[in-house]
Large-subunit ribosomal RNA, domain VI from a metagenome, 265 nucleotides, folded computationally.

Context: one part of a larger RNA
RNA sequence: CGCACGAAACUUGCGGAGGUUCUUCUUUAGUACGAGAGGAUUUAGAAGGACGUUCCUCUGGUGUCCCAGUUGUCGCGCUAGCGGCACGGCUGGAUAGCUAAGAACGGAAAGGAUAAACGCUGAAAGCAUAUAAGCGUGAAGCCUUCUCCAAGAUUAGGUUUCGUAGGGCGAAUAGCCCGAGAGUCCCCUGGAAGACUACCAGGUUGAUAGGCCAGAUGUGUAAGCGUAGUAAUACGUUCAGCUAACUGGUACUAAUGGACGAAAG
Numbered sequence: 001c002g003c004a005c006g007a008a009a010c011u012u013g014c015g016g017a018g019g020u021u022c023u024u025c026u027u028u029a030g031u032a033c034g035a036g037a038g039g040a041u042u043u044a045g046a047a048g049g050a051c052g053u054u055c056c057u058c059u060g061g062u063g064u065c066c067c068a069g070u071u072g073u074c075g076c077g078c079u080a081g082c083g084g085c086a087c088g089g090c091u092g093g094a095u096a097g098c099u100a101a102g103a104a105c106g107g108a109a110a111g112g113a114u115a116a117a118c119g120c121u122g123a124a125a126g127c128a129u130a131u132a133a134g135c136g137u138g139a140a141g142c143c144u145u146c147u148c149c150a151a152g153a154u155u156a157g158g159u160u161u162c163g164u165a166g167g168g169c170g171a172a173u174a175g176c177c178c179g180a181g182a183g184u185c186c187c188c189u190g191g192a193a194g195a196c197u198a199c200c201a202g203g204u205u206g207a208u209a210g211g212c213c214a215g216a217u218g219u220g221u222a223a224g225c226g227u228a229g230u231a232a233u234a235c236g237u238u239c240a241g242c243u244a245a246c247u248g249g250u251a252c253u254a255a256u257g258g259a260c261g262a263a264a265g
Base pairs, nucleotide, nucleotide: 001152005163006162007161008160009159010158011157015149016148017147018146021049022048023047024046025045026044033038051106052105053104054103055102059100060099061098062097066093067092068091069090070089071086072085073084074083075082076081110144111143112142117137118136119135120134166178167177168176169175183260184259185258186257187203188202189201190200191199208254209253210252211250212249213248214247215246218242219241224237225236226235227234228233
């Protein structure tokens, strides 16, 4: 830009893409077969590999500062308590998120038309013949079935819902201008969405983000004071103190504002 008014939402599926995989064990059965050695087709069941999709409850990884311990040195006048630097100084743990080595699931089943092949009825040709007329069985293959995309499928589809107040100039049902309007965009607050864009949640009639409050989780019992000990230290106050991304709440802070927008060609 188109889809012949402007919008919002939900859809149909022309067509396309993906997948449709492999092995072992048990049973049938040491059966059929075979002199023996050996050793099935088939049926039913189970387990696994690789691959794929989704996820983070569990097991782990990461988690550059969430907690604790600790070495050297410097600083905060000293002590105590902290902070800087040394690979996050080192060490032990670890929330959310992300993640595999972790968890769950998948290949199936079924229908239709067929290939090779196998048949029924059956003449030409009194017989025979699956074929000439006619009717069947039959494959990981074909068309469906499963997953995803999909109306620019220009053959541009379908359904539902919403919307088209007024005013000024003008002689005027012509024309021009302002403006309401379903809704949309810019802008802003953000996100389990994301390269950008897009998508999604919100913009005071508000819980969108931050802050704050409460909780969870993690760490592991803070500082100060007291008691015991010459002291190192221990114990009590104290399962304390601190706590990122998690959960719930709360307008304290920030979401101000602006534009486009429909009956013709």